[in-house]
c-di-GMP-I riboswitch aptamer from Anaeroplasma bactoclasticum, 76 nucleotides, folded computationally.
Model confidence (mean pLDDT): 77 of 100.
Rfam family: c-di-GMP-I riboswitch aptamer. Its family is annotated with cyclic-di-GMP binding in the Gene Ontology.
The RNAcentral record of the sequence draws on Rfam.
RNA sequence: GGUGUCAAAAGGCAAACCCGAUGUAAGUCGGCGACGCAAAACUAUAGGGGCCACGAUAGGUCAGCCAGUUGUCAUU
Numbered sequence: 001g002g003u004g005u006c007a008a009a010a011g012g013c014a015a016a017c018c019c020g021a022u023g024u025a026a027g028u029c030g031g032c033g034a035c036g037c038a039a040a041a042c043u044a045u046a047g048g049g050g051c052c053a054c055g056a057u058a059g060g061u062c063a064g065c066c067a068g069u070u071g072u073c074a075u076u
Base pairs, nucleotide, nucleotide: 001076002075003074004073012037013036018031019030020029021028022027035064041069042068043067047066048065049062050061051060052059
C1' cells in the first nucleotide's frame, strides 16, 4: 500500500417508539431503548442527492442516502 469483516481480540456507536426542551418547519439536544452499523468517526459556500421554508432574491436542515477523508483488528 492492497484485500477482508469468514473467524478471533479490544472495544465503539445507537434506529424506531415514548418523555422533556428548542425551532414556523425540516430537524436538533437530553433521557429511556436497541433496529442495526467495518468506520453509524469526520466532512453540509468547495461532490451529488433528500427534506423544510419561500411571491422573488436569499436561507435552514439531513453524514444511519450515495460519495470523499481518516482510523482499529486480522491477513497478504